[in-house]
RNA sequence: GGUGGAUUCGUCUAAUGGUUAGGACACAUGCCUCUCACGCAUGCAAUACGAGUUCGAUUCUCGUAUCCACUA
Numbered sequence: 001g002g003u004g005g006a007u008u009c010g011u012c013u014a015a016u017g018g019u020u021a022g023g024a025c026a027c028a029u030g031c032c033u034c035u036c037a038c039g040c041a042u043g044c045a046a047u048a049c050g051a052g053u054u055c056g057a058u059u060c061u062c063g064u065a066u067c068c069a070c071u072a
Stems, first nucleotide, its partner, number of pairs: 001071007010025004018055001027043005048064005
């Protein structure tokens, strides 16, 4: 250089064009406890960036960025 793949809450991970973008851990608050831990309830928080297609895009297309693999 070429080809292919990946990018979603702080972390990990679902979602095959119509979802309130779901779950686990973590974090915060409350309950429980003499206190902590455990447990329970509630809350916070995300689609890498920019365009396009579509009535509608996390999902399809193109470009950019970063990472990974293969290849010369």
Predicted 3D model of a 72-nucleotide RNA (transfer RNA) from uncultured Parabacteroides sp. Its mean pLDDT, the model's own confidence on a scale to 100, is 81. The sequence was found in a public genome assembly.